[in-house]
Molecule: Bacterial RNase P class A
Organism: Bacteroidota bacterium
RNA sequence: CCCGCGCACCGCUCCGCCGCUCCUUCCGCCGCAAGGCCGGGAGGGGAGGAAAGUCCGGGCAGCACAGGGCACCGUGCUUCCUAACGGGAAGGGAUGCGGCCGGCGACGGCCGCACCACGGAAAGUGCAACAGAAAGCAAACCGCCGAUGGCCGCAAGGCACAGGCAUGGGUGAAAGGGUGGUGCAAGAGACCACCGCGCGGCCAGUGAUGGCUGCGGCAUGGCAAACCCCACGGGCUGAAAGACCAAAUAGGCCGGGGCGCCGCCGCAAGGCGGUAAAGGGCGGCCCGCCCGAUCCCGGCGGGUAGGUCGAUAGAGGUUGCGCGCGAGCGUGAUCCCAGAUAGAUGGCGGAGCCCCGCGUGCUUGCACGGGGGGACAGGAUCCGGCUUACAGGUGCGCGGGCAUU
Numbered sequence: 001c002c003c004g005c006g007c008a009c010c011g012c013u014c015c016g017c018c019g020c021u022c023c024u025u026c027c028g029c030c031g032c033a034a035g036g037c038c039g040g041g042a043g044g045g046g047a048g049g050a051a052a053g054u055c056c057g058g059g060c061a062g063c064a065c066a067g068g069g070c071a072c073c074g075u076g077c078u079u080c081c082u083a084a085c086g087g088g089a090a091g092g093g094a095u096g097c098g099g100c101c102g103g104c105g106a107c108g109g110c111c112g113c114a115c116c117a118c119g120g121a122a123a124g125u126g127c128a129a130c131a132g133a134a135a136g137c138a139a140a141c142c143g144c145c146g147a148u149g150g151c152c153g154c155a156a157g158g159c160a161c162a163g164g165c166a167u168g169g170g171u172g173a174a175a176g177g178g179u180g181g182u183g184c185a186a187g188a189g190a191c192c193a194c195c196g197c198g199c200g201g202c203c204a205g206u207g208a209u210g211g212c213u214g215c216g217g218c219a220u221g222g223c224a225a226a227c228c229c230c231a232c233g234g235g236c237u238g239a240a241a242g243a244c245c246a247a248a249u250a251g252g253c254c255g256g257g258g259c260g261c262c263g264c265c266g267c268a269a270g271g272c273g274g275u276a277a278a279g280g281g282c283g284g285c286c287c288g289c290c291c292g293a294u295c296c297c298g299g300c301g302g303g304u305a306g307g308u309c310g311a312u313a314g315a316g317g318u319u320g321c322g323c324g325c326g327a328g329c330g331u332g333a334u335c336c337c338a339g340a341u342a343g344a345u346g347g348c349g350g351a352g353c354c355c356c357g358c359g360u361g362c363u364u365g366c367a368c369g370g371g372g373g374g375a376c377a378g379g380a381u382c383c384g385g386c387u388u389a390c391a392g393g394u395g396c397g398c399g400g401g402c403a404u405u
Stems, first nucleotide, its partner, number of pairs: 001401010012352007020046009029036002048376001052387002055385005060238004072234005077091005092118001093116001095114008119229002124227002126223002141169002143165003148162002150159003177195006196218001197216008242309004252300006260275006279291004316335008353374004358369005
């Protein structure tokens, strides 16, 4: 210098013109007033690091709910952080790769990087293709041996018959610990030492776990992102939640009045009572349907349109100090920073900045000229996370390559 990776941060700026939304204020208009989907002026606020996916958790709201259990769903090393979490921090352990060191070796130790849904497989059930002789209370295909017994031989010995062998080969993801020896006919934890593993004790640690030590020849292979078991958590639904105000029209209920009709009383004038009733029609009768007053006023209640709240001062931002390895916690100062409702932040022009080609010039990485580009994407109840998208730039760290010293 170039390339790549990780983490953190930024993610266009300024000016002019025309527009949008909210708040405050002034003028006009309307209104008795409160005030106004009204018009205009001035001032002020106006998207993100992910506003996204809606995956996880909470605030908030409504409904349900004595307590406990079953079922269902979720989570799963430890400690801590947090309102909470499947999030985060720190740590432990397993696995893989690289380097160094020790050991004859199995293997062990240290360092670095990556990575892990990392409770239980000695409760039960289940699953495992192909290959292979044999794969779940294993198995003699090749192979080795054949001490003992058998057969042959005078014998040395031979045969590989009875049988022995899981050491070597081969198959496989996996063949029931490994290394070095002893041993044996050949072998084998059969035995010994060591390595690994398991169990116990002691010590260290809040804990996961680690160290030391003793015992066990190793019995019990793998899979729980198979059922299952264990521990812990979860009531359900979401802002179209929910609360309040509330037209017009239609319909419901109540009260009053009126027209008409009916019954009773009265000589009459009239009085009292009833009213979808009396009465009438259709029809053999019942039910049913139609006619018979359906007209006014007031009130009540439900729903709709519409409106207001929820709804923007909050687990809030910036910053100082203190505590903590850290995630974070405590405390002081200071600031107010979108609230739309089919959804407001935009468009045009100019300048700058950054990036990428091209041309010219030379000092070979700079100058000038001209061209192109500036991403992903936008609130809709709020907040904490996770995940995903993203032109370009900055800082720090790491790795590789080239060149020079």